[in-house]
Overview:
This is a predicted structure of a 473-nucleotide part of an RNA (small-subunit ribosomal RNA, 3' major domain) from an uncultured organism.
Context: one part of a larger RNA
RNA sequence: UGACGGGGGUCCGCACAAGCGGUGGAGCAUGUGGUUUAAUUCGAUGAUACGCGAGGAACCUUACCUGGGCUAAAUCACGGUGGAAGUUUCCAGAAAUGGAUUCGCCUUCGGGCCGCCGUGAAGGUGCUGCAUGGCUGUCGUCAGCUCGUGCCGUGAGGUGUUGGGUUAAGUCCCGCAACGAGCGCAACCCCUACUGCCAGUUGCCAGCAUUUCGGAUGGGGACUCUGGCGGAACUGCCUACGCAAGUAGAGAGGAAGGCGGGGACGACGUCAAGUCAUCAUGGCCCUUACGCCCAGGGCGACACACGUGCUACAAUGGGCGGCACAAUGGGUCGCGAGCCAGCAAUGGCAAGCCAAUCCCAAAAAGCCGUUCUCAGUUCGGAUCGGGGGCUGCAACCCGCCCCCGUGAAGCCGGAAUCGCUAGUAAUCGCAUAUCAGCCAUGAUGCGGUGAAUACGUUCCCGGACAUUGUACA
Numbered sequence: 001u002g003a004c005g006g007g008g009g010u011c012c013g014c015a016c017a018a019g020c021g022g023u024g025g026a027g028c029a030u031g032u033g034g035u036u037u038a039a040u041u042c043g044a045u046g047a048u049a050c051g052c053g054a055g056g057a058a059c060c061u062u063a064c065c066u067g068g069g070c071u072a073a074a075u076c077a078c079g080g081u082g083g084a085a086g087u088u089u090c091c092a093g094a095a096a097u098g099g100a101u102u103c104g105c106c107u108u109c110g111g112g113c114c115g116c117c118g119u120g121a122a123g124g125u126g127c128u129g130c131a132u133g134g135c136u137g138u139c140g141u142c143a144g145c146u147c148g149u150g151c152c153g154u155g156a157g158g159u160g161u162u163g164g165g166u167u168a169a170g171u172c173c174c175g176c177a178a179c180g181a182g183c184g185c186a187a188c189c190c191c192u193a194c195u196g197c198c199a200g201u202u203g204c205c206a207g208c209a210u211u212u213c214g215g216a217u218g219g220g221g222a223c224u225c226u227g228g229c230g231g232a233a234c235u236g237c238c239u240a241c242g243c244a245a246g247u248a249g250a251g252a253g254g255a256a257g258g259c260g261g262g263g264a265c266g267a268c269g270u271c272a273a274g275u276c277a278u279c280a281u282g283g284c285c286c287u288u289a290c291g292c293c294c295a296g297g298g299c300g301a302c303a304c305a306c307g308u309g310c311u312a313c314a315a316u317g318g319g320c321g322g323c324a325c326a327a328u329g330g331g332u333c334g335c336g337a338g339c340c341a342g343c344a345a346u347g348g349c350a351a352g353c354c355a356a357u358c359c360c361a362a363a364a365a366g367c368c369g370u371u372c373u374c375a376g377u378u379c380g381g382a383u384c385g386g387g388g389g390c391u392g393c394a395a396c397c398c399g400c401c402c403c404c405g406u407g408a409a410g411c412c413g414g415a416a417u418c419g420c421u422a423g424u425a426a427u428c429g430c431a432u433a434u435c436a437g438c439c440a441u442g443a444u445g446c447g448g449u450g451a452a453u454a455c456g457u458u459c460c461c462g463g464a465c466a467u468u469g470u471a472c473a
Stems, first nucleotide, its partner, number of pairs: 001473002003470003007467001009465005015457002019420005026311008034302002042053002064297007075121009086103001089100004106111001123286002126284003132280002134275003137271001139269001144183006150159003163174003189263004194231007208218003234257001237251001238249004300439001313413001317372007329360003334353002338349004379410001384405007426449007
C1' cells in the first nucleotide's frame, strides 16, 4: 500500500422487512448428471453451466457408431490434350461407385463447360482457451481507477481523491499544500408522453351531394394517423430552511416536473473465467488415414437424481350460444379472401395483393344469456386403441395436425427456495426469426386487463467510503 476480520462507524441495492405470485408434491415438455450402448459426437459445471452454443437433429445437418468404398480424394489455379454442354437405355449395387450403350462436337470466336495427364495449394469439428487474436460472461450502471507538475517522506509511498455538507453519481458546494487533467458519471444518440409547421390514393358525413348504405362515389386537409423538421422542463417562478451546493411543498403554471418513463452505452481491472467446434492463429500430432464419399443406425436409449418450464388440481370455474375492443410484424418457390366438399385436420375451384391499398386475421381475457352444484365431477387431461389429413425421395426407429373411444396422477404441495416497487407483478392473447415439415410448452418482440405493499435498516446476502487490528501478500 492492499487484502481479510463471526472489529466498530456512515451509506446504498427487491438485500431483509411489508406484500403479491410462484418453484420444491402430480402428469408432461426440455436441458443436465448418472447409467446403458457399436455409438448414445463435442463443448458449457457455485454465484457467472443445466429451454445454454441449438433462431428448427427423420435423410441432410453430423462432428459419433457399423458396414461398403476413394486415394495427394473432394475442391481451386496454371499448362497440355481430347471432347459441345449434355442426353437415352441397360447391368451389378443399399448407395457411393463401377461397367456397357445411344444421340450429340457450343461460340456474338473474347471464351465457356466436361474428361484425362502434369505442376502447385492438400485436408483434419485431431490436441493445447495454461502459447494467442477476436468476441463474451461476471463483480457492476457499482462510483470508482489514474496521470502531469508541485509539496511531504531515507524509502515503499503519501498528498490531490481525506474533511464539513449534498447527490442516483469522485454529482455539486465549502474548506484544505496542493493546482490542474484523463478514463468513468451525466449530457450529446434512439424509442415513448404534449404540441407547431410541412405533406396528403390511410383517415373524415367533421360541412355538402349521391348512396345498391360499405368512406362505397363525387369531393374535402378540418380531425385521427403516418414521418420529416422544430418547440417544450431549466429547481426557470413562489414559499420555508441553508454561507453555498441543495432539500422540502396536496404551491402556481404545465401534456409532462425535480434524472418524466424505457433503450443503447459497461472505467482501471478481477476470475491463467468461457470459447482452438463461428472465425483467425503459434506449437504438436494424423497422412491408402485422425483426410474424403456413401447407406443404415445414433445424437430421441432409461432403475434413477437435479435445473428450467407447460398444464392442472376447479364455481372470481368448466361447457354452449351471442356481442365487442389492439399493437408489433410477415407475405410472389409466398399470403391466400370467397364459394363448394368434409364433423374436422384438410382438399377442389379461385378473386386480390410485390402490399398504410389485398391476405395471414379469429385477438383472447372481457360483456350478455344459459347450463353444471362441490362430485376425482360436465374438474383435469396423461396414457393407450382405432380411423383419417399434411409436409417430404422417405414419418419403423423418430414429425405435426384432426376425429371417435379410453380416461391416469393430481383435492394447492416437507425441509427449503425464486421473481417482482407501476402500467410493474399477476393474468390474456397476437406476431416474428429459424423453417419443406416440426417435436415451440422455447426465444425475441407486441399490445389488452391491471393490483398489493415498503413501519423501518436490528438481522441474512452483495457493494461503496473513511477508520481500526493483523503472525497474510

About this RNA
The RNAcentral record of the full RNA draws on Greengenes. Its Rfam family is "Bacterial small subunit ribosomal RNA". Its mean pLDDT, the model's own confidence on a scale to 100, is 84.